[in-house]
RNA sequence: UUCUUAUCAAGAGAGGUGGAGGGACUGACCCGGCGAAGCCUCGGCAACCAGCAUAUUCAUGCACGGUGCCAAUUUCAGAUGGGAUUUUUAUUCCGAAGAUAAGAG
Numbered sequence: 001u002u003c004u005u006a007u008c009a010a011g012a013g014a015g016g017u018g019g020a021g022g023g024a025c026u027g028a029c030c031c032g033g034c035g036a037a038g039c040c041u042c043g044g045c046a047a048c049c050a051g052c053a054u055a056u057u058c059a060u061g062c063a064c065g066g067u068g069c070c071a072a073u074u075u076c077a078g079a080u081g082g083g084a085u086u087u088u089u090a091u092u093c094c095g096a097a098g099a100u101a102a103g104a105g
Stems, first nucleotide, its partner, number of pairs: 001105008013042005021031003025078004043070003048066002051062004074097001081094005
């Protein structure tokens, strides 16, 4: 970096350093000198993989390991795309894009 599969309405922040950006992209809307990003320490959430226990083929629990995450639903919308419901307005699902995990190249 590419492909496949699964999940994405829940959950969980303090300190130090740093010094103006950040929320992927576009638009909107937000966060930010009452201190952004990044880095470090400690803490926490979750339970994908590994492990352990119970159960028995469906799973459930634990949390010492490998990742991940800790403003806002993936912050919201986003293909001249497809489907369902609805008298209409509209609502909703799929899909695309993105993120994370596991596997393969």
Molecule: SAM riboswitch aptamer (S box leader)
Organism: Exobacillus caeni